[in-house]
Molecule: Glycine riboswitch aptamer
Organism: Sciscionella marina DSM 45152
RNA sequence: GACACCCGUGCGGGAGAGUUCGGCCGGUCCGCCGGUCGGCGCCGAAGGAGCAAAUCCUCCCCGGAACCUCUCAGGCCGCAGGACCGCGCUGGUGUA
Numbered sequence: 001g002a003c004a005c006c007c008g009u010g011c012g013g014g015a016g017a018g019u020u021c022g023g024c025c026g027g028u029c030c031g032c033c034g035g036u037c038g039g040c041g042c043c044g045a046a047g048g049a050g051c052a053a054a055u056c057c058u059c060c061c062c063g064g065a066a067c068c069u070c071u072c073a074g075g076c077c078g079c080a081g082g083a084c085c086g087c088g089c090u091g092g093u094g095u096a
Base pairs, nucleotide, nucleotide: 003094004093005092006091008089009088010087011086012085013084018040020039021038022037023036024035025034026033027032041076042075043074047072048070049069050068055063
């Protein structure tokens, strides 16, 4: 020490599904709005969980990914969040 990768971090982009029904409480411009509890219905891209083939000379065991599956959690107006992508920055690792 270009560059590459990793944790973190700033900015930008970022999908899906009920503005559902009922009880209680609060607010109200008396139209409705918000919170919470419960019912039924849904979504999956925080997190979590699960697994195949390749993998070996052969067999068995173990391991074996995800935006795939499950929906515990989370979410279903908006806000927030959001895997992932782009640009930048501190630090770390490796290297021509």